Predicted 3D model of a 72-nucleotide RNA (transfer RNA) from Candidatus Liptonbacteria bacterium RIFCSPHIGHO2_01_FULL_56_18b. It matches the Rfam family "tRNA". It is annotated as a transfer RNA. Its mean pLDDT, the model's own confidence on a scale to 100, is 84. The source organism's lineage runs through Bacteria, Bacteria candidate phyla and Candidatus Liptoniibacteriota.
RNA sequence: GGGCGUAUAGCUCAACGGCAGAGCAGGCGUCUUAUACACGCCCGGUUCUAGGUUCGAAUCCUAGUGCGCCCA
Repeated sequence: GGGCGUAUAGCUCAACGGCAGAGCAGGCGUCUUAUACACGCCCGGUUCUAGGUUCGAAUCCUAGUGCGCCCA
C1' cells in the first nucleotide's frame, strides 16, 4: 500500500428498514437470627465520527477513525 471483517449500556453480546433489548455488574426490596443463594423491581445508550438514501436507519450507501485477520 491492497483486500476482508468488526465498532450497540461499566463488561460480554442480541436486535426483518418500523418502541434499542438480554445476561453479568451496580442500587433497592422479599426471604434469613444474619450473610450467601434464590426471586422481584430499579438503574442504565449522542448505536465510533461526518454525510447521503428513505415516510422512517443500529440496520442500506459514501468517506473517515480505532481494532482484528489475510496479501504485498